Predicted 3D model of a 1367-nucleotide RNA (small-subunit ribosomal RNA) from an uncultured prokaryote.
RNA sequence: AUGAACGCUAGCGGCAGGCUUAACACAUGCAAGUAGAACGGUAACAGUCCUUCGGGAGCUGACGAGUUGCGAACGGGUGCGUAACGCGUAUGCAACCUACCUUUAACUGAGGGAUAGCCCAGAGAAAUUUGGAUUAAUACCGCAUAACAACUUAAGAUGGCAUCAUCUAAAGUUUAAAACUCCGGUGGUUAAAGAUGGGCAUGCGUGACAUUAGCUAGUUGGUGAGGUAACUGCUCACCAAGGCUACGAUGUCUAGGGGUUCUGAGAGGAUGAUCCCCCACACUGGUACUGAGACACGGACCAGACUCCUACGGGAGGCAGCAGUGAGGAAUAUUGCGCAAUGGAGGAAACUCUGACGCAGCCAUGCCGCGUGCAGGAUGACUGCCCUAUGGGUUGUAAACUGCUUUUAUAUAGGAAGAAUUGCAGAUACGUGUAUCUGUUUGACGGUACUAUACGAAUAAGGACCGGCUAACUCCGUGCCAGCAGCCGCGGUAAUACGGAGGGUCCAAGCGUUAUCCGGAAUUAUUGGGUUUAAAGGGUCCGUAGGCGGGAAAUUAAGUCAGUGGUGAAAUCCUACAGCUCAACUGUGGAACUGCCAUUGAAACUGGUUUUCUUGAAUGUAGAUGAAGUGGGCGGAAUGUGUCAUGUAGCGGUGAAAUGCUUAGAGAUCUGAAGGAAUACCAGUGGCGAAGGCGGCCCCCUGGAUUGAUACUGACACUAAGGUGCGAAAGCGUGGGGAGCAAACAGGAUUAGAUACCCUGGUAGUCCACGCCGUAAACGAUGUCUACUAGCCGUUGGGGAGCUUGCCUCCUUAGUGGCGCAGCUAACGCAAUAAGUAGACCGCCUGGGGAGUACGGUCGCAAGAUUAAAACUCAAAUGAAUUGACGGGGGCCCGCACAAGCGGUGGAGCAUGUGGUUUAAUUCGAUGCAACGCGAAGAACCUUACCAGGUCUUGACAUCCUGCGAACUUUCUAGAGAUAGAUUGGUGCCUUCGGGAACGCAGUGACAGGUGCUGCAUGGCUGUCGUCAGCUCGUGUUGUGAAAUGUUGGGUUAAGUCCCGUAACGAGCGCAACCCUUGUCCUUAUUUGCCAGCACGUAAUGGUGGGAACUCUAAGGAGACUGCCGGUGACAAACCGGAGGAAGGUGGGGACGACGUCAAGUCAUCAUGGCCCUUACGACCUGGGCUACACACGUGCUACAAUGGGAGGUACAGAGGGACGCAAACCCGCGAGGGGGAGCUAAUCCCACAAAACCGGUCGUAGUCCGGAUUGGAGUCUGCAACUCGACUCCAUGAAGUCGGAAUCGCUAGUAAUCGUGAAUCAGAAUGUCACGGUGAAUACGUUCCCGGGCCUUGUACACACUGCCC
Repeated sequence: AUGAACGCUAGCGGCAGGCUUAACACAUGCAAGUAGAACGGUAACAGUCCUUCGGGAGCUGACGAGUUGCGAACGGGUGCGUAACGCGUAUGCAACCUACCUUUAACUGAGGGAUAGCCCAGAGAAAUUUGGAUUAAUACCGCAUAACAACUUAAGAUGGCAUCAUCUAAAGUUUAAAACUCCGGUGGUUAAAGAUGGGCAUGCGUGACAUUAGCUAGUUGGUGAGGUAACUGCUCACCAAGGCUACGAUGUCUAGGGGUUCUGAGAGGAUGAUCCCCCACACUGGUACUGAGACACGGACCAGACUCCUACGGGAGGCAGCAGUGAGGAAUAUUGCGCAAUGGAGGAAACUCUGACGCAGCCAUGCCGCGUGCAGGAUGACUGCCCUAUGGGUUGUAAACUGCUUUUAUAUAGGAAGAAUUGCAGAUACGUGUAUCUGUUUGACGGUACUAUACGAAUAAGGACCGGCUAACUCCGUGCCAGCAGCCGCGGUAAUACGGAGGGUCCAAGCGUUAUCCGGAAUUAUUGGGUUUAAAGGGUCCGUAGGCGGGAAAUUAAGUCAGUGGUGAAAUCCUACAGCUCAACUGUGGAACUGCCAUUGAAACUGGUUUUCUUGAAUGUAGAUGAAGUGGGCGGAAUGUGUCAUGUAGCGGUGAAAUGCUUAGAGAUCUGAAGGAAUACCAGUGGCGAAGGCGGCCCCCUGGAUUGAUACUGACACUAAGGUGCGAAAGCGUGGGGAGCAAACAGGAUUAGAUACCCUGGUAGUCCACGCCGUAAACGAUGUCUACUAGCCGUUGGGGAGCUUGCCUCCUUAGUGGCGCAGCUAACGCAAUAAGUAGACCGCCUGGGGAGUACGGUCGCAAGAUUAAAACUCAAAUGAAUUGACGGGGGCCCGCACAAGCGGUGGAGCAUGUGGUUUAAUUCGAUGCAACGCGAAGAACCUUACCAGGUCUUGACAUCCUGCGAACUUUCUAGAGAUAGAUUGGUGCCUUCGGGAACGCAGUGACAGGUGCUGCAUGGCUGUCGUCAGCUCGUGUUGUGAAAUGUUGGGUUAAGUCCCGUAACGAGCGCAACCCUUGUCCUUAUUUGCCAGCACGUAAUGGUGGGAACUCUAAGGAGACUGCCGGUGACAAACCGGAGGAAGGUGGGGACGACGUCAAGUCAUCAUGGCCCUUACGACCUGGGCUACACACGUGCUACAAUGGGAGGUACAGAGGGACGCAAACCCGCGAGGGGGAGCUAAUCCCACAAAACCGGUCGUAGUCCGGAUUGGAGUCUGCAACUCGACUCCAUGAAGUCGGAAUCGCUAGUAAUCGUGAAUCAGAAUGUCACGGUGAAUACGUUCCCGGGCCUUGUACACACUGCCC
């Protein structure tokens, strides 16, 4: 944007439009007739006349049927066919016609015979039709007259366009007519001309397909004849063999063409409804007749299909006219009114006819206009809907209410324009028929438009959308369901995306959806694209057509430019003005129609022609170079083979082996032999060739490029569709050849398998000759030719110059390489060998897959090659670069990461946790590292969340209200208890005397309560990478950008620690330091700690006086900083060594954890959104369970013993805890423990004897004097209560276990190992956890490897990031 359709909705009017499908079939009605002033007449009607009242008379107005004339070829419909002179445009006809109309000239004389109708008689169902008689004409036919008409004959002049045309004059031949009348005219014939309408011809333009490449016999032309209005193979006879075609013939498919319409900045693209022009068609196909005109929509004939009528003999029909019907379809209207207007046919006219047309009806189909009220009105009212943080917000000036208006609708009344005529009547003028004037007459629409009055806000709003694009946001429901979706995408329990609601946004009598066209799309690129890597340069040369082409001069005027003329219909578009109240719509004028034709000029450029030139190109001449090609000849090294000889046990092969060869003598070594293939070194981003490609040496023949000086030709050039050659390897055919190598094949290995990689063999083939094939990552992934555009450095061939004569330097030319500027490029990169700047020509590309496939054609012996689609399917596929991540990539570095060591785990028994199983329940969570002696620093009841049973329902707990009662307490009964019942004591505090506060009981409802779910809705806290050295920012700079730089590099460090360098300069979070503790010293202080010196005292003891030196305690200081010296290093940072020092390079240890990762863990610590339960998923009680036990795993303890066990003696800590407590001495008990109660609110007392160690003695390598599980018995303690289910003690019992498979853990110094001590939790209950000290090692060459990490770099098809992706 639309001739639209569909969904929802709908007040009015104006103007338009309305079968896009079945050119499917059609009932019914209408759409072409008219003329009595052409004719004979009188069927009907009216009048008049006559009448024998039966009727009669064409007498008048008129008029059925008929003859005749004109019309019916227009108007109206449709788009089947047609790729065509069909259409458009511009010309031509010297090759033509034209009824009616206009003008001019002439004529209109005199005759004849029929025929329809009517009448009579028939046939037939009908349509229709036969015979006879009679009759008219402007019907028909002769005759006369006639040339300026036509034809024949010959002449002259003028002109032109080839055939010719025109004019002048002459002779001959042929040809016409119709009458009617109101007397005014109207007709008729011939000729000439005009106008109008047509016919024919031509130039140019006007679809797709080459997987349609050849087509054509009336075909092309000629002569003659026929035919036509007219030219022509239009037709025919004969003759000739032509004609069309790559500028696309022929064939196939599709299609009416144009003005226009839609879109677009334009160029274009799409379109051809309505309106206008042309064409074609009229059931399908064919044919002619009539006529001025038709091969005829509502004419004829024939054939066909279909439908209808029929008396079965035979007939009738053609809506792609207007309505209408059926069918088809997503879909398209009334069987309306009128000829009043405009136009048409006939007529002298009145008039008749006119489904053309004018109007009305239906349809929101479109365009345009109007309305559905307007103003005020806040306490921003109440209620409602919705939201809410519950305060409120929003709907919302919206409503109510007050005032105003009345378009529209309704009712009533009035009421146009469109009408101009014609006709009739009258008047005037003149030439009686015209002109003018007056009057009268004519309206379908129309109960119209329009106007006025009345009435009253009264009669009138919806649709889509609200994640982004794209204007507009919340709640509820749903829970990857239901659904949405134009693209991206949304939905898996907090959906602005689904559905509903509230609110909002955009349009508005419409709004959305669907379909189609253009645009955006520079996404077919003429304007205006590309081709190294994204799709795309043909494998390569030659060359035809074609395209394109050097300098000078002249000419021409095809292209080109300018002027002028014609045309380019109207409508449309644009524009000015005007008419409907505006607009849509319409009218008038202008502009435009970018085009075509003609004509006159111009001559620069391109083209044509002519002349000329040498610089492009070619040739001659003299050099030099080369794996350039073809053919022939000749070598040496090596491999394998066979022969002779020497010689003996292996050879060969691999990661390791085996197959294989070998005592029948291999391999090794020596001599000579035959044979095939390839040519080491030289050898080089060296050379040659168009490319493929070419490598020993020599010879013949051949091609190319190149250099120097010069001569000659004179644009001969470039490119190249088709075409012809060449064209690696493999493969094919025929014949040779065959040493080595080697597809297939065989065997041996490897492997889960191994139809592979490795090994041993081995055939085609590789080689030669001839012939095919015609493809490759045929690559520089870069077509050929020409010119121009900074430099620097190599290298090959040729030429020149210089001197300092050299392995010299410079210049130049043709190649071949590396870097680099400008420029280009998406970037990477290219950069005189361009991917730069330009020119010429060719090939090729247009999303991925399907597919370089199918079919067809061509080629080939075949294999196959070449040309080359579509259906269908996806929303991507691809390039370059960026940041990460990853790599069985690389470099550097670190870590108890490995290595070197020490001790363990994994085997046993037990403890503890987990899985699994079981159970009424075994509550829940944690699950690789980073769950598993974890939450739990402590489950007998409680805890406790679980189970069974018994109970409560405003509740065990909080707040508010009401009533009663102080609170509280004693005792008894029932019960497992919760609980229920009874019972005793008690009347408190404040007071304004009303009552109040605290507490208890009861009641009511708001509410409580939930360890119920979601850690994937969250806060907080925590783990982990990791105490790893990293993570970032601002400004600047670079890049189109993502990003980069900084942060990389050289050193150094534990460290992004520091230094240097540096398009970066700075900064932040991390590192380090600051903090705590420990190690040395000093100062101060001195009790409960200490005791050197002084004094007292004891059996003994800092016990006492005293002291303040020491130790300790606890406050404050000092000290360590690579500060000093030497060396190394870059005059740096730093490192190495040393001195001094209690301590040395971070002194040891701790706290401290960057940006972030893991949807890591926790809703059961706590908090919290949402959801769920509410006589229960809440609360209470008793008992049980969390403690189960075939089994599997983790973490530990104790051991297996002599570096030990047991017994005896003896010594030395630190850090803690203690009033609900630690508890001494003393007594009892074998012991756990009991009694006891001093002391202690703690540097005072207690827990509390530290143990390993040390001393001497015993055991003597055993299942033991090791080991202690298990079990029996007896006890102790805690606690309402140790049965399920505690710890400890004593007696007895005395299991496994003799150092642990694969595998695996910790630790680098006061560490590992080993020894004991304490604490938290706690009534009781540690082999766990946390802390404390005692004794106290070994080893580290080193960084190849395993694991983890850091930095740089590289590859990537990964980005959920290798647990990836993918077949």
Notes: Its mean pLDDT, the model's own confidence on a scale to 100, is 85.